[in-house]
RNA sequence: GACCAGAUAGCUCAAUUGGUAGAGCGUCCGUUUAAAGUUCGGAAGGUCCCGGGUUCGAACCCCGGUUUGGCG
Numbered sequence: 001g002a003c004c005a006g007a008u009a010g011c012u013c014a015a016u017u018g019g020u021a022g023a024g025c026g027u028c029c030g031u032u033u034a035a036a037g038u039u040c041g042g043a044a045g046g047u048c049c050c051g052g053g054u055u056c057g058a059a060c061c062c063c064g065g066u067u068u069g070g071c072g
Stems, first nucleotide, its partner, number of pairs: 003070005010025004019056001027043004049065005
């Protein structure tokens, strides 16, 4: 210098070809227990890495950048 993949909730990760963003764990509340744990129910929590563009509409498509990992 060039190439490939990733960046989404506190953590680990999904999201079928563009149409209101989800799960598990964790946290909080309730249930249960003498208490805790376990079980069960519920809730909170997101500028989808950043900046532009295309589109009626972008996590998703296009351009540039940042950053992590990989190949050489």
Transfer RNA from Mizuhopecten yessoensis, 72 nucleotides, folded computationally. The coordinates come from a structure-prediction model, not an experiment, and the mean pLDDT is 81. Rfam family: tRNA.